Predicted 3D model of a 92-nucleotide RNA (Glycine riboswitch aptamer) from a Nevskiaceae bacterium. Lineage of the source: Bacteria > Pseudomonadati > Pseudomonadota > Nevskiales > Nevskiaceae.

RNA sequence: ACAAACUUCGCGGGAGAGACCGGGUUUCAGCCCCGGCGCCGAAGGCGCAAAUCCGCCCGGAAUCGCUCAGGCAAAAGGAGCGCGAAGGUAGG
Repeated sequence: ACAAACUUCGCGGGAGAGACCGGGUUUCAGCCCCGGCGCCGAAGGCGCAAAUCCGCCCGGAAUCGCUCAGGCAAAAGGAGCGCGAAGGUAGG
């Protein structure tokens, strides 16, 4: 002096599924409160029962499963991805 992984920040783009029904409040409630039915998975959370991956078991993981939470016009949010900046060190 270079620099993978990884972390943080910024920018870009970013799917799915009822602007559902009844009641209350209200100027009007898609928005606030209560109740009901249906649905979605990509914040977060939980689980490895199935399939998948870590060569097999064990153990573990997720983009798998659950749907607690969240969500089902727009906006907002949004996993993972790309670019940039800062940090960071395996390594050469």